[in-house]
Molecule: c-di-GMP-I riboswitch aptamer
RNA sequence: AGUUGUAAAAGGCAAACCCGCGGAAACACGGGGACGCAAAGCUAUGUGCCUAAAGGAUUAAAAGAUCCUAAGGUUGACAGGCCGCCAAU
Numbered sequence: 001a002g003u004u005g006u007a008a009a010a011g012g013c014a015a016a017c018c019c020g021c022g023g024a025a026a027c028a029c030g031g032g033g034a035c036g037c038a039a040a041g042c043u044a045u046g047u048g049c050c051u052a053a054a055g056g057a058u059u060a061a062a063a064g065a066u067c068c069u070a071a072g073g074u075u076g077a078c079a080g081g082c083c084g085c086c087a088a089u
Base pairs, nucleotide, nucleotide: 002089003088004087005086012037013036017032018031019030020029022027035076041082042081043080045079046078047077048074049073050072055068056067057066058065059064
């Protein structure tokens, strides 16, 4: 430096759910909690997925309803990019 993650060790992260808190929502953050994870470290670049406040369309006397739409999210959906611990070889 490359490959690999069978075993071990040092450690790490933390799903669901509960509480608090922010948000229109998706969801995020803090605490508890562990289903799992060898990148479940970082990055919304591509594809996917979620939401639809504002905006647009239709409808309606109005209130409202339905549909479209990401500039909002998701890396624990996949790919790409960056970086890294331990061990084996």